[in-house]
Context: one part of a larger RNA
RNA sequence: UAUGCUUGUCUCAAAGAUUAAGCCAUGCAUGUCUCAGUACUUGCUUUUACAAGGCGAAACCGCGAAUGGCUCAUUAAAUCAGUUAUGGUUCACUAGAUCGUACAGUUUACAUGGAUAACUGUGGUAAUUCUAGAGCUAAUACAUGCACCCAGUCCGUUCCCUCGUGGAGCGGAUGCAGUUAUUUGCCCAAAACCAAUCCGGCCUUCGGGUCGGUCAAUUGGUGACUCUGAAUAACCGAAGCGGAGCGCAUGGUCUCGUACCGGCGCCAGAUCUUUCAAGUGUCUGACUUAUCAGCUUGUUGUUAGGUUAUGUUCCUAACAAGGCAUCAACGGGUAACGGAGUGUCAGGGCCCGACACCGGAGAGGGAGCCUGAGAAACGGCUACCACAUCCAAGGAAGGCAGCAGGCGCGCAAAUUACCCACUCCCGGCACGGGGAGGUAGUGACGAAAAAUAACGAUGCGAGAGCUUUAUGCUCCUCGUAAUCGGAAUGGGUACACUUUAAAUCCUUUAGCGAGGAUCUAUUGGAGGGCAAGUCUGGUGCCAGCAGCCGCGGUAAUUCCAGCUCCAAUAGCAUAUGUU
Numbered sequence: 001u002a003u004g005c006u007u008g009u010c011u012c013a014a015a016g017a018u019u020a021a022g023c024c025a026u027g028c029a030u031g032u033c034u035c036a037g038u039a040c041u042u043g044c045u046u047u048u049a050c051a052a053g054g055c056g057a058a059a060c061c062g063c064g065a066a067u068g069g070c071u072c073a074u075u076a077a078a079u080c081a082g083u084u085a086u087g088g089u090u091c092a093c094u095a096g097a098u099c100g101u102a103c104a105g106u107u108u109a110c111a112u113g114g115a116u117a118a119c120u121g122u123g124g125u126a127a128u129u130c131u132a133g134a135g136c137u138a139a140u141a142c143a144u145g146c147a148c149c150c151a152g153u154c155c156g157u158u159c160c161c162u163c164g165u166g167g168a169g170c171g172g173a174u175g176c177a178g179u180u181a182u183u184u185g186c187c188c189a190a191a192a193c194c195a196a197u198c199c200g201g202c203c204u205u206c207g208g209g210u211c212g213g214u215c216a217a218u219u220g221g222u223g224a225c226u227c228u229g230a231a232u233a234a235c236c237g238a239a240g241c242g243g244a245g246c247g248c249a250u251g252g253u254c255u256c257g258u259a260c261c262g263g264c265g266c267c268a269g270a271u272c273u274u275u276c277a278a279g280u281g282u283c284u285g286a287c288u289u290a291u292c293a294g295c296u297u298g299u300u301g302u303u304a305g306g307u308u309a310u311g312u313u314c315c316u317a318a319c320a321a322g323g324c325a326u327c328a329a330c331g332g333g334u335a336a337c338g339g340a341g342u343g344u345c346a347g348g349g350c351c352c353g354a355c356a357c358c359g360g361a362g363a364g365g366g367a368g369c370c371u372g373a374g375a376a377a378c379g380g381c382u383a384c385c386a387c388a389u390c391c392a393a394g395g396a397a398g399g400c401a402g403c404a405g406g407c408g409c410g411c412a413a414a415u416u417a418c419c420c421a422c423u424c425c426c427g428g429c430a431c432g433g434g435g436a437g438g439u440a441g442u443g444a445c446g447a448a449a450a451a452u453a454a455c456g457a458u459g460c461g462a463g464a465g466c467u468u469u470a471u472g473c474u475c476c477u478c479g480u481a482a483u484c485g486g487a488a489u490g491g492g493u494a495c496a497c498u499u500u501a502a503a504u505c506c507u508u509u510a511g512c513g514a515g516g517a518u519c520u521a522u523u524g525g526a527g528g529g530c531a532a533g534u535c536u537g538g539u540g541c542c543a544g545c546a547g548c549c550g551c552g553g554u555a556a557u558u559c560c561a562g563c564u565c566c567a568a569u570a571g572c573a574u575a576u577g578u579u
Stems, first nucleotide, its partner, number of pairs: 001575005009449001011447002015442001016409001022407003026404003031063002037060002043055004061428001070362003080285003084281003089278002095273005108244001112143002119135002122132003152174009175241002178235007198213006220227001243267001245266004251261003254257001287333003294324003299321008337359003341352001343350002364385002367382003387398001389396002415440001417439003423436001424434003455485003458481006464474003467470001490519001492512002494509001496508001522568005527549002533563001535562004544551002
C1' cells in the first nucleotide's frame, strides 16, 4: 500500500502519486472605483420650475492577470544543497531624497489640437466574447506646447582708461539623462640661491634701496576601479525628462481687478538610494554499469567585433592546437525532479523521500512571438503534428498536470455541496473579487482517548484463623449461579442554549431511555516453534490442513464440525515491499 471479516462512542486526519504528463460533457476557479481620471443612459432621485446637484448601468483610461493552485513527464555535475561573487547586471510597486536653465520669429497660458468608445440608428452571417457603414460626445487616453525664475561661468572679439589680475559692450556656448575623447584626483625631508608679486618696518633725491615675513587651496569611498564627484571639447537624428491633471477647505493683501498671494491631500514624471526580488557566475558534494575505453572540432585558448540588462565561444571573423579520461572521461540504464526530511537501528549502516516547507521544470507534443517592470505566459497569441467539437459544408471554435465531475486504466484513491466569517492576496479599494483558503459530505490510510458493566444479599463450592475438634464459631478471604435486589450510567432519542457566515459535530442540557440489561465483540488459533484439548461426532493418504517441521492409509492432540480453552481486542487476519 492493497484485500478479507468485523465495527458502539469521541478527537485529529491522509486521500486518482504508483497504471495512462491518457482523453474530457457541464459549471465555476481573476478581477477591480475612492472626497479625489473620464458621465448628457430622463436609468433612478431631490427641487415650485429651469439651471444644477446626489446615486449611477455601460464604456474609455489605469492597475492586476508573471502571484496563487496543480503535477513530477523531462533532467545524473544538469537540477539541488551548503559556500561565496556581482568592482559583470535589471528591478513595476514600497520608503527616503532631489528636480527655477526649455522659446526663436512674434505672446492661447484663466489653458492649445484632432479623434474615438459607450449611446442612436441602418445592416451582414447557419454559427462565435464576429463585426461593417453612418451620426454624436469626454480625458490623467492620443498629441502639441509657453511663462515665472536672470544672474554667474567659459571662449572669441570691439571700445575706454588713471595701463591694474581695471571698466563697458557685442557674438557664441552653458539644465539633468545619453554617446565619444581628454584632463583632474597630490603626499618622506630641511636649508640655501635667482627673478617677480603681496604684507610690514626703516631710509628716500618719491625713481627706488634695504631688512624681515608670507606663498594659504586638492570632493568622498574601497583590500582593490577605467568607482563616485568635478572640468573641457564635441555629438544629440521626426522618436528620454523638465505637471495645460483631480478633490476638500476657503483665508490674506491692496493700486478693488472676478487682480495678486496662499493650506491639506490624490494622481503623474525623471534621477539617486532603499525595499521586494531576479538573472548569471565560484568552490565542494550524487544511484547503477567496463557485456561502454577512449571522447571532443565551437571542441580548448588569444585578439577584434556583434548580441544581451550584464560577464562568458553565447554568436561571427582571424590566429594558435589545444581540452577531458582507470581519482572511470565518453556512452548506456534508472520502476531518478533535488533538498529539508522518513523508517529501521548498539556503533557503523541499509531503505524510502510523487506528496503540505525551499528550489527547479511543465501545462497534449515541439517551435516562435506580442504586451509588459516582469512571461519565451498557455484559464495570451501564431503556425506545424496528434487528438477532437459545432455546421446550412461556405466556415467556426478547442487544451481540467486548477475545484468538483465523467470515461479509460488498473490491486489501487472522495461531493458536479456551502462561504468569503477566519488566514491572506489582488484592485482605482475601509466597500468588490478570490474552487487561494475556510466549512461541511465521503473516509477502519493512519494516530490519541476509551463503553460493552459495577455492587449487595442468598444458595453452593474452596481456603484461612480460633477453640469446647464439632452437623462448631468468625464484624475473615476467594470463586460460582438464566436465584433475588435495588442503585449508577452512557450509546440512542430530543425541548433549549452554545457553536457557526449559516448550519452540523463536540461541549452544556429539560423529557424519554437497561436485566437473557437480545443495547447479544470480533478476528485468528489450541502437535512443536508458540499461549491454549490426547474431549465428542464425521472423514479414511480421500477431502483437506500445514509460513517450516509435519498431520490424514478406521480410536486424527493438526482435516470438517460441536463443546471447551488461548491470544490480541474495536479491531484482527492475509498478500506484497522494506528495515
A computed fold for a 579-nucleotide part of an RNA from an uncultured eukaryote, annotated as small-subunit ribosomal RNA, 5' domain. The prediction has a mean pLDDT of 80. The RNAcentral record of the full RNA draws on ENA.